[in-house]
RNA sequence: CGUUAUCUUUGGGGUUUGGUGUGAUUCCAUACCGGCAGUAAAGUCUGCGAACGCGGCACCUCGCCGCGCCGAACGGGUGAAAUUCCCGUACCGACGGUUGCCAUUUUGGCAGAAAGUCCGGAUGAGAAAGGAUAAGA
Numbered sequence: 001c002g003u004u005a006u007c008u009u010u011g012g013g014g015u016u017u018g019g020u021g022u023g024a025u026u027c028c029a030u031a032c033c034g035g036c037a038g039u040a041a042a043g044u045c046u047g048c049g050a051a052c053g054c055g056g057c058a059c060c061u062c063g064c065c066g067c068g069c070c071g072a073a074c075g076g077g078u079g080a081a082a083u084u085c086c087c088g089u090a091c092c093g094a095c096g097g098u099u100g101c102c103a104u105u106u107u108g109g110c111a112g113a114a115a116g117u118c119c120g121g122a123u124g125a126g127a128a129a130g131g132a133u134a135a136g137a
Stems, first nucleotide, its partner, number of pairs: 001136001003135008017029003031117002033093002035048004043091002052068006073089005095120003099111005
């Protein structure tokens, strides 16, 4: 040092206060949160990751690869430059779980209430950021 290899560390936040109800941190009002890179500083622009789906490989198990899918912002102001800052008003958020009553050995029946924030996969994975060592230039 915009190079190579090995090793290593870091790497996602949030339900307040009321209301209804047999039951809700899930409904209603209010509150709260915002991964990574790029770019005038971004949850809402561009790209990426996680999650989810399909296919292939592997198959005792863990898994690996490819493809797909993937939400949401406007107005004004400043400025050389901002959909990123400031002011105002909005909007968005994977998958599974969850309650009550009755009968019951197992279990079944009826009604129902719905999650960005609770519990779980996850002490996981990961975009990526930093460090060490060796080599090379």

A computed fold for a 137-nucleotide RNA, annotated as FMN riboswitch aptamer (RFN element). The coordinates come from a structure-prediction model, not an experiment, and the mean pLDDT is 81. Rfam family: FMN riboswitch aptamer (RFN element). For this family Rfam cites "Regulation of riboflavin biosynthesis and transport genes in bacteria by transcriptional and translational attenuation" (Vitreschak et al., Nucleic Acids Res, 2002).